[in-house]
RNA sequence: CUCUGCGGGAGAGAUCGGAGCUUUAAGCUCCGGCGCCGAAGGAGCAACCGCCCCGGAAACUCUCAGGCACCCAGGACCGCAGGGG
Numbered sequence: 001c002u003c004u005g006c007g008g009g010a011g012a013g014a015u016c017g018g019a020g021c022u023u024u025a026a027g028c029u030c031c032g033g034c035g036c037c038g039a040a041g042g043a044g045c046a047a048c049c050g051c052c053c054c055g056g057a058a059a060c061u062c063u064c065a066g067g068c069a070c071c072c073a074g075g076a077c078c079g080c081a082g083g084g085g
Stems, first nucleotide, its partner, number of pairs: 001084008013034001015033007035068003041064001042062003048056003
């Protein structure tokens, strides 16, 4: 530095319209519109750092991607354990 396992882990419309499944309701999925979020990824500036030619660079910024009731999933980062280089 990286991989695996376990634990913790935020933010933002229970929004509008259409179609489909089921169909009493309700729920789910897809498409589109507007409004939002930043902590997968990506990109930008740059403090800073270095072997100072040139490079490396954020939790800042942008939202392309991703995400937006609960649950599920994802999740930067932190802790513990183990493996590899």
Glycine riboswitch aptamer from uncultured Parvibaculum sp., 85 nucleotides, folded computationally. Its mean pLDDT, the model's own confidence on a scale to 100, is 81.